[in-house]
Molecule: Fluoride riboswitch aptamer (crcB RNA motif)
Organism: Koleobacter methoxysyntrophicus
C1' cells in the first nucleotide's frame, strides 16, 4: 500500500416520529406505477411487517 475474510459499529427497506420484530447492505443496500417519452402528465401509499402518534383523504355522529 492492495485484497480477501472476521468482528464491532453502522446503515438501508418510494412521504413524518417512537417501540418491537424480519430482511438486506459493508460504499453498497435503496431510490412506487401508467402514458407521453427529453423537460411532461396521471394514481396509490405515512410500515418491510405489527402497535402507537402525528399530517392528509373519504364518511358518519355530536
Nucleotide at each position: 500500500g492492495a485484497u480477501a475474510c472476521a468482528g464491532a459499529a453502522g446503515g438501508u427497506g418510494a412521504u413524518g416520529g417512537a417501540g418491537c420484530u424480519c430482511a438486506c447492505c459493508u460504499u453498497a443496500a435503496u431510490u412506487g406505477c401508467u402514458g407521453a417519452g427529453u423537460u411532461c402528465a396521471g394514481c396509490u401509499a405515512a410500515u418491510a411487517g405489527c402497535u402507537c402518534c402525528u399530517a392528509u383523504u373519504a364518511g358518519a355522529u355530536u